[in-house]
RNA sequence: UUCUUAUCCAGAGAGGUGGAGGGUAUGGGCCCUAUGAAACCCGGCAACCUAGCAUACGUAAAGGUGCCAAUUCCCGCGCAUCAUUUAUGCGUAAGAUGAGGA
Repeated sequence: UUCUUAUCCAGAGAGGUGGAGGGUAUGGGCCCUAUGAAACCCGGCAACCUAGCAUACGUAAAGGUGCCAAUUCCCGCGCAUCAUUUAUGCGUAAGAUGAGGA
């Protein structure tokens, strides 16, 4: 980098350093941010791997990852319902993370 597969409406600090940006990327929208962004440290959340167990349920944050504004912030595409628009539901694309493979 790519393929397969599972999950994505739950959860997580009025701390320290830091200084202007951030919400993956493109476009549109809408937000967060000097009452302090990113990043780092500390702290925390969470059972995917893992540990224990015969399995399921349940338990565990020691180890490998992950995560800690807003549903994956919303909008995309298809179908259905309603139907003026809107809206709602299901599926899908794209994306994120884990595990496994090439």
This is a predicted structure of a 102-nucleotide RNA (SAM riboswitch aptamer (S box leader)). The sequence was found by an Rfam model in a public genome assembly. The coordinates come from a structure-prediction model, not an experiment, and the mean pLDDT is 78. Rfam family: SAM riboswitch aptamer (S box leader). Rfam describes the family as follows. The SAM riboswitch is found upstream of a number of genes which code for proteins involved in methionine or cysteine biosynthesis in Gram-positive bacteria.